[in-house]
């Protein structure tokens, strides 16, 4: 340098063929329970879906460029 794959809350992950208000777990915060705590249960906050642009009525999903990481070929 060429090619392939990955990138989504603080961490890990889902999202069918382009059509919902982007899913769940851990963690965080609040509450219930408890003598207190742990465990358990309930609730809440937290995301410009790596970045920029394009296509479309509509993009996490398709196209282009680019960044980071991994693999492979030379």
């Nucleotide at each position: 340098g060429g090619c392939u794959c990955u990138g989504u809350g603080g961490c890990c992950c889902a999202a069918u063929u382009g059509g919902a208000u982007a899913u769940g777990g851990c963690g965080u915060c609040g509450g219930a329970c408890u003598u207190c705590g742990a465990a358990u249960c309930c609730g809440a906050a937290g995301a410009u879906u790596g970045u920029g642009g394009g296509u479309u009525c509509g993009a996490g999903u398709c196209c282009c460029a680019u960044c980071a990481g991994a693999g492979u070929c030379a």
A computed fold for a 74-nucleotide RNA from Folsomia candida, annotated as transfer RNA.
The RNAcentral record of the sequence draws on Rfam.
It matches the Rfam family "tRNA". The family's RNA type in Rfam is transfer RNA.